RNAcentral holds the sequence, with entries from Rfam and Ribocentre. c-di-AMP riboswitch aptamer (ydaO/yuaA leader) from Paenibacillus aquistagni, 140 nucleotides, folded computationally. It matches the Rfam family "c-di-AMP riboswitch aptamer (ydaO/yuaA leader)". Rfam 15.1 lists 7,607 matches to the family in 2,262 species. Rfam's curators write: This family represents a conserved RNA structure found upstream of the ydaO and yuaA genes in Bacillus subtilis and related genes in other bacteria. Rfam links the family to the GO terms cyclic-di-AMP binding and regulation of gene expression. The organism belongs to Paenibacillus, within Bacteria.
RNA sequence: CCUAGAUAUAUGCUUAAUUUUCUUUCGUUGUGAAGAAAAGCGGGGGAACCACGUUUUGGGGCGAAUCACAGGCAAGCUGUGUAGGAAACCAUCUUUUCCGAGUCCGUCAGCUAACCUCGUCAGCAGGAGAUGGGUCAUGU
Numbered sequence: 001c002c003u004a005g006a007u008a009u010a011u012g013c014u015u016a017a018u019u020u021u022c023u024u025u026c027g028u029u030g031u032g033a034a035g036a037a038a039a040g041c042g043g044g045g046g047a048a049c050c051a052c053g054u055u056u057u058g059g060g061g062c063g064a065a066u067c068a069c070a071g072g073c074a075a076g077c078u079g080u081g082u083a084g085g086a087a088a089c090c091a092u093c094u095u096u097u098c099c100g101a102g103u104c105c106g107u108c109a110g111c112u113a114a115c116c117u118c119g120u121c122a123g124c125a126g127g128a129g130a131u132g133g134g135u136c137a138u139g140u
Base pairs, nucleotide, nucleotide: 011125012124013123014122018039019038020037021036022035023034024033025032026030040120041119042118043117044116045115050110058108059105060104061103062102067081068080069079070078071077084099085098086097087096089133090132091131092130093129094128095127
């Protein structure tokens, strides 16, 4: 110096999924656990007007995650692509590497002011270059 792995970080990434306060609690006293409230962020329902008429060929929501082709008797199987999406201060471009799932409602929902209502999980450890703009530190 290069590669691989492990550990760690109040250091960061994907995601809406973060912060604060109060109460209770502990074989652990902590960046702990549980409950409640608030702020922030995010989702759904819901008039008029407008739009759509199209309802078993069921329909619809969250999400980047949709669609096509091929293999296979078929499958909740396999493969190749693809709409779309992610990559570390921010934006754009080029390139590189990945993802392209899952799940919910239950016959029912277009948009939608007022209004009503719900969530705030989970999983991880980082490619490079250019342009522009920032932040921090050091020196003068």